[in-house]
Formats: sequence, structure tokens, C1' cells
RNA sequence: GGAUCCAUAGGAUAACGGUUAAUCUGGUCGCCUCCAGAGCGACUGAUGGGGGUUCAACUCCUCCUGGGUCCA
Repeated sequence: GGAUCCAUAGGAUAACGGUUAAUCUGGUCGCCUCCAGAGCGACUGAUGGGGGUUCAACUCCUCCUGGGUCCA
């Protein structure tokens, strides 16, 4: 330099173009307990950035940024 794939809560994964982006874990608070853990309940927090297509975009297209693999 060329090809290809990936980017979603602190971490790990879901989401046919259409409910309010879901689940596990973590964190905070409460219940329980002599205390702690386990268990139960509640809360918390996310679509890498710009542009385009569409009535509607995490999803499709494009560019950028970052990363993985292959070729040179």
C1' cells in the first nucleotide's frame, strides 16, 4: 500500500428497518443475618464520530477514527 471483518452500559453478549435498545455481571440502596456471604427486591449506566437513504436506522450506504486477520 491492497483485501476483509469488527466497534452497543465499568466488563461480557443480544436486538426482522418499526413497543420504551434486552440479558448476565458489576455498582448503589433496601429486605434477610449477631456480622458477613448467599438469596430476594428496587435503582443505576450504552449504540465510536461526520454525512446520506427512508415516514422510521444499533441495523442499509459512504467517509473518518480505532482495532483484528490475510496479501504485498
Overview: RNAcentral holds the sequence, with entries from ENA. Predicted 3D model of a 72-nucleotide RNA (transfer RNA) from a Nanobdellota archaeon. It matches the Rfam family "tRNA". The source organism's lineage runs through Archaea, Nanobdellati and Nanobdellota. The coordinates come from a structure-prediction model, not an experiment, and the mean pLDDT is 80.